[in-house]
This is a predicted structure of a 262-nucleotide part of an RNA (large-subunit ribosomal RNA, domain VI) from an activated sludge metagenome. It matches the Rfam family "Bacterial large subunit ribosomal RNA".
Context: one part of a larger RNA
C1' cells in the first nucleotide's frame, strides 16, 4: 500500500508443509496341514525399538556468590566475629526458581473413497466358452481423505458478531468518534520489531510481609573440658529467581493518530 468508510474480536479453509516405520512374545492352537520333523492363515491381546510433540509432579543434571564447611595468606590493633584474593567461583558439600534428559504423557491408530497387480458376478460378439467388449463387486504402507501445524496478497483479497458515525470547508485540507499509537511498569513474549499483563478507579515490576522451598543449627551468652572442643538458649541463623498479601516505591501530566463512505 491493496481488500470502494472507519474500526475491535471470532472464524472459514482453496492452498502449503508435517507425518506414514519395526520387532518380539501370548491365545486361537501343538489345532488345520504333515508319515515324521515340524507348523500356520484369519481372529483377537500384550511388550518393546525408532522417530516426533508436549511437560517438570516422579528420577535426576544445571543453577556465578542461596546455605553451610574448609586450607593458605592479607586487612579489620588484639580475642571472637568477618572480609579481600588464591578462575573470568580458591576448594568441598548440598541445592529453590529456570532451561532440562537420561524422567513422565501422548502420537506414529481406526475409519472413508477410488484403484494397481490380481480374485470374480452377469455376459456376448462366437446357440458353447469367457472377469470386458455393454454393465457390477472385492482387492495394497502407494493415491485422494482421515491426525498435526500454517493458511483470505485465495488480488477470487472470503464469512459471522459488535462498535462509530453523513461534521466543517469551494477544494486542499482540518478538528474528531469507535478505536489506536507514542511513553512508563513489565513477561513462563522476545535478536530488533512484534506479542501478552498492567499504568492509581492500579497489584505491572521493585521494596515489605507472610508462606513454600534450600542449607543445617547463626552470632551474642551460659554450662562443661587442661585443651581441641562439645552442650544449651533453638529444627536456629541466614536465604536469587517460587506462591499469597500489602499501594511503601515506579507506572506522574500528557500528546498524536484515526470515517463522513465512486
Nucleotide at each position: 500500500c491493496g481488500c470502494a468508510g472507519g474500526a475491535u474480536a471470532c472464524u472459514u479453509g482453496a492452498g502449503a508443509a508435517g507425518g506414514c516405520u519395526u520387532c518380539u512374545c501370548c491365545c486361537c492352537a501343538g489345532u488345520a496341514c504333515g508319515a515324521g520333523a515340524g507348523g500356520a492363515c484369519c481372529g483377537g491381546g500384550a511388550g518393546g525399538a525408532g522417530u516426533g510433540g508436549a511437560c517438570c509432579g516422579c528420577u535426576g543434571g544445571u543453577g556465578a556468590a542461596c546455605c553451610a564447611g574448609u586450607u593458605g595468606u592479607g586487612c579489620u590493633a588484639c580475642c571472637a566475629a568477618g572480609c579481600g584474593c588464591a578462575u573470568a567461583a580458591g576448594c568441598u558439600g548440598g541445592g529453590u526458581a529456570u532451561c532440562u534428559a537420561a524422567g513422565u504423557c501422548c502420537a506414529u491408530g481406526a475409519g472413508u473413497g477410488a484403484u494397481a497387480a490380481g480374485c470374480g458376478c452377469u455376459g456376448a460378439a462366437a446357440g458353447c466358452a469367457u472377469c470386458u467388449a455393454a454393465g457390477c463387486g472385492c482387492g495394497a504402507a502407494a493415491c485422494a481423505u482421515g491426525c498435526u501445524u500454517c493458511a483470505a496478497g485465495a488480488u477470487g483479497a472470503g464469512g459471522u458478531a459488535u462498535c462509530c458515525c453523513a461534521u466543517c470547508g469551494a477544494a486542499a485540507g482540518a478538528g474528531u468518534a469507535a478505536g489506536g499509537g507514542c511513553c512508563g511498569u513489565u513477561c513462563g513474549a522476545g535478536a530488533a520489531c512484534a506479542g501478552g499483563a498492567c499504568g492509581u478507579a492500579g497489584a505491572u515490576a521493585g521494596g515489605c510481609c507472610g508462606c513454600a522451598g534450600g542449607u543445617g543449627g547463626a552470632a551474642g551468652c551460659g554450662g562443661c573440658g587442661c585443651g581441641a572442643g562439645c552442650c544449651g538458649u533453638g529444627c536456629a541463623g541466614c536465604c536469587g529467581a517460587g506462591c499469597g498479601g500489602u499501594a511503601c516505591u515506579a507506572a506522574u501530566c500528557g500528546c498524536c493518530c484515526g470515517a463522513g463512505g465512486c
The RNAcentral record of the full RNA draws on SILVA.